Predicted 3D model of a 74-nucleotide RNA (transfer RNA) from a compost metagenome.
RNA sequence: GGGGGAUUGGCGCAGUUGGUAGCGCGUCUGCAUGGCAUGCAGAAGGUCACCGGUUCGAAUCCGGUAUCCUCCAC
Numbered sequence: 001g002g003g004g005g006a007u008u009g010g011c012g013c014a015g016u017u018g019g020u021a022g023c024g025c026g027u028c029u030g031c032a033u034g035g036c037a038u039g040c041a042g043a044a045g046g047u048c049a050c051c052g053g054u055u056c057g058a059a060u061c062c063g064g065u066a067u068c069c070u071c072c073a074c
Base pairs, nucleotide, nucleotide: 001072002071003070004069005068006067007066010025011024012023013022019056027043028042029041030040031039032038049065050064051063052062053061
């Protein structure tokens, strides 16, 4: 330098014929309990890496950029 892949709440991930973002763990609150364990109920938390474009509408399509992984070349 070239090809491919990844980037979504604190962490791990899902979400593909474009239509108002979800699961597990964790966190917080309440209840039960002797209890900072455990169980149950509820809640908060995400400009979907960044910048543009297409579209009535984009996490999802197109272009560019960044970081990481991988293969090839040097």

The sequence is in RNAcentral, with records from ENA.
The prediction has a mean pLDDT of 81.